[in-house]
Context: one part of a larger RNA
RNA sequence: GCCAGCGAGUUACCGUAUGUGGCGAGGUUAACCCGGGAGGGGUAGCCGAAGCGAAAGCGAGUCUGAAUAGGGCGUUGAGUCGCAUGCGGUAGACCCGAAGCCGAGUGAGCUAGCCAUGGGCAGGCUGAAGCGGGGGUAAGACCCCGUGGAGGGCCGAACCCACCUUGGUUGAAAACAGGGGGGAUGACCUGUGGUUAGGGGUGAAAGGCCAAUCAAACUCGGUGAUAGCUGGUUCUCCCCGAAAUGCAUUUAGGUGCAGCGUUAGACGUUCAGCAUCGGAGGUAGAGCACUGAAUGGGCUAGGGGGCCUACAAGCUUACUGACCCCAAUCAAACUCCGAAUGCCGAUGCUCCAGAGUCUGGCAGUGAGACCACGGGGGAUGAGCUUCGUUGGUCGAGAGGGAAACAGCCCAGACCGUCAGCUAAGGCCCCAAAUUCUAGGCUAAGUGGAAAACGAUGUGGGAACGCGAAGACAGCCAGGAGGUUGGCUCAGAAGCAGCCAUCCUUGAAAGAGUGCGUAAUAGCUCACUGGUCGAGUGGUCCUGCGCGGAUAAUUUAACGGGGCUCAAGCCUAGAGCCGAAGCUACGGAUUUCCGCCAUCAGGCGGGAGUGGUAGGGGAGCGUCGAUCUCGCAGAGAAGCGGGGGUGUGAACCCACGUGGAGCGUGGUCGAGUGCGAAUGCUGGU
Numbered sequence: 001g002c003c004a005g006c007g008a009g010u011u012a013c014c015g016u017a018u019g020u021g022g023c024g025a026g027g028u029u030a031a032c033c034c035g036g037g038a039g040g041g042g043u044a045g046c047c048g049a050a051g052c053g054a055a056a057g058c059g060a061g062u063c064u065g066a067a068u069a070g071g072g073c074g075u076u077g078a079g080u081c082g083c084a085u086g087c088g089g090u091a092g093a094c095c096c097g098a099a100g101c102c103g104a105g106u107g108a109g110c111u112a113g114c115c116a117u118g119g120g121c122a123g124g125c126u127g128a129a130g131c132g133g134g135g136g137u138a139a140g141a142c143c144c145c146g147u148g149g150a151g152g153g154c155c156g157a158a159c160c161c162a163c164c165u166u167g168g169u170u171g172a173a174a175a176c177a178g179g180g181g182g183g184a185u186g187a188c189c190u191g192u193g194g195u196u197a198g199g200g201g202u203g204a205a206a207g208g209c210c211a212a213u214c215a216a217a218c219u220c221g222g223u224g225a226u227a228g229c230u231g232g233u234u235c236u237c238c239c240c241g242a243a244a245u246g247c248a249u250u251u252a253g254g255u256g257c258a259g260c261g262u263u264a265g266a267c268g269u270u271c272a273g274c275a276u277c278g279g280a281g282g283u284a285g286a287g288c289a290c291u292g293a294a295u296g297g298g299c300u301a302g303g304g305g306g307c308c309u310a311c312a313a314g315c316u317u318a319c320u321g322a323c324c325c326c327a328a329u330c331a332a333a334c335u336c337c338g339a340a341u342g343c344c345g346a347u348g349c350u351c352c353a354g355a356g357u358c359u360g361g362c363a364g365u366g367a368g369a370c371c372a373c374g375g376g377g378g379a380u381g382a383g384c385u386u387c388g389u390u391g392g393u394c395g396a397g398a399g400g401g402a403a404a405c406a407g408c409c410c411a412g413a414c415c416g417u418c419a420g421c422u423a424a425g426g427c428c429c430c431a432a433a434u435u436c437u438a439g440g441c442u443a444a445g446u447g448g449a450a451a452a453c454g455a456u457g458u459g460g461g462a463a464c465g466c467g468a469a470g471a472c473a474g475c476c477a478g479g480a481g482g483u484u485g486g487c488u489c490a491g492a493a494g495c496a497g498c499c500a501u502c503c504u505u506g507a508a509a510g511a512g513u514g515c516g517u518a519a520u521a522g523c524u525c526a527c528u529g530g531u532c533g534a535g536u537g538g539u540c541c542u543g544c545g546c547g548g549a550u551a552a553u554u555u556a557a558c559g560g561g562g563c564u565c566a567a568g569c570c571u572a573g574a575g576c577c578g579a580a581g582c583u584a585c586g587g588a589u590u591u592c593c594g595c596c597a598u599c600a601g602g603c604g605g606g607a608g609u610g611g612u613a614g615g616g617g618a619g620c621g622u623c624g625a626u627c628u629c630g631c632a633g634a635g636a637a638g639c640g641g642g643g644g645u646g647u648g649a650a651c652c653c654a655c656g657u658g659g660a661g662c663g664u665g666g667u668c669g670a671g672u673g674c675g676a677a678u679g680c681u682g683g684u
Base pairs, nucleotide, nucleotide: 001684002683003682004681005680006679011091012090013089014088015087016086017085018084019083020082021081022080023079026047027046028045032041033040034039051058052057061073062072063071064070094232095231097229101222102221103220104219105218106217112196113195114194115193116192117191118190119189120188121186123155124154125153126151130147131146132145133144134143135142159183160182161181163180164179165178166177167176198214200210201209202208235619236618237617238616239615240614245258246257247256248255249254259365260364261362262361263360264359265358266357267356270355272350273349274348275347276346277345278344279343285337286335287334291331292330293329295327296326297325298324302320303319304317305316306315307314368394369393370392371391372390373388374387375386376385377384399410400409401408414587415586416585417584419583420582421581425577426576427575428561429560430559434574436573437572438571439570440569441568447563453547454546457544458543459542460541461540462539464537465536466535474531475530476529477528478527480504481503482502485499486498487497510525514523515522588609589608590607591606592605593604594603595602596601620673622670623669624668625667626666627665629663630662631661638657639656640655642653643652644651645650
């Protein structure tokens, strides 16, 4: 891992609701007694039949109150006792699961410390004090030689330790092995006996150790502690079908109330949509009349500077500048204005939809997600976050499309069919359906990723300039004179720079467009003539393209092949394919209506039948009890493969095996259904 077996809403009492039964203004007994039992007795008590008030109390009323007022609570539909079921409460209360808390005990044969009594430390080295002799001194100190044998001394086995490294890591081993390492006469190591115990011990102190367990040991008990947490919770079919919100919360992953679901009863269109009529309102937009913000101009008070000045005054100003005027703006917390929608009410019409409202029973939900729209936050970022009494989908929704892809597009799956029509999206091949028709565009594989910006890409449109009095481009020629303009400058001659930019000749020619020189020179342009002979130049709008374009496993930014008057893009059109949509045929079921029948139901018609949490309904099967009817050695149950029936849980049949019990129908009662719980036990 697999298989088999076991494995989770139970029971008692109380409350409440529904169903059902008895009795009924009443209903009912409890303990207990009698009886073998069935049953009989037992009226204490409880509920109901009257309420109101704090109470005295009064009473279909009563309380408040001065009140014969008003108001509050009552009066005007029957209960009660069983049984069954749903749910709640108290109990372990659906099951398993803590870490923990407390009590009583057991532990120092591991380890920590201590006590008592024993044991152990190869060999080598060093050579303290003291002592002896000698030297030395006044005596010493001191020095030398010897002797001596000290030391938490030195080297190093046993022994003790555990610093490094390699292996080991389902180990040979729940801490080891190999090679190195430290201590090794000491605060040394060690045997035996003893002692200290759990908020306690012991600790050269690491929260270490106290039997492979220690920030409070282990065993048993309280104990089924508690767990707003995680996991699990077992047969079938049918009907309906949510929520992820608001308020509150020692509250935020919990809970209460409301909202939304279901179910029973009641009401019976009250709901919703549309039309008309009547309302409330300050959003979008717009505006500047208020409040503020804010640009330019005009006018100008005030302020500053200057002149003048004894003071006062005066004059002036490329400074500043309120109010006012003109022009042009901005605002969630501005409004002189002001929609569309939406909202409220009335009337009418449509509509019969699992519409609406109320009163009860039972819930679940209270982590939502994305998309579109309207806002806030953020960076007019996020697959970001937070709002909307805005909508949708997913959630709880399958099918088709988007290559693949909860939230996008189409569309809501009762079942069957080798029938048809369509939606989105598609129709060259993979791959169902046009290599369809007509007209254009694109040359970039654009299509098949992206911006500012850039560009004689190319199609369409518009107006303008020049042009047979000859344009544009090319070619031939001219492009001059005053003059080297003046200034500046070493020089400045069209061409460093500054100023001016005239006149003449002429077909035309700038006091010069660029290159060039030290400065000249030289080349060239503007401008003009000729040659040529028909268009040419720029601007704006627009379609499709180009560049901008750079990332990590592998082409990898069309799903692929491949595609160029397309298999790309735009416009118009004709067909076809395409889903669980719609239709056709057959069948099942729910509900409403009609008819029949009135136990059940039958026929016809309408509308339904996706579904998580959850609510409601109807069933299958297992074990046992009881009644009933049956089967069985001429072969029960069980088991095996096979055949059949039913919407399903399931059931039936024959055969084989097996060898002694089993089943139908009714009623009742449960240790009643397993795939999951790192489930438990066994097998493998």
RNAcentral holds the full RNA, with entries from ENA. Large-subunit ribosomal RNA, domain II from an Acidimicrobiales bacterium, 684 nucleotides, folded computationally. Model confidence (mean pLDDT): 87 of 100.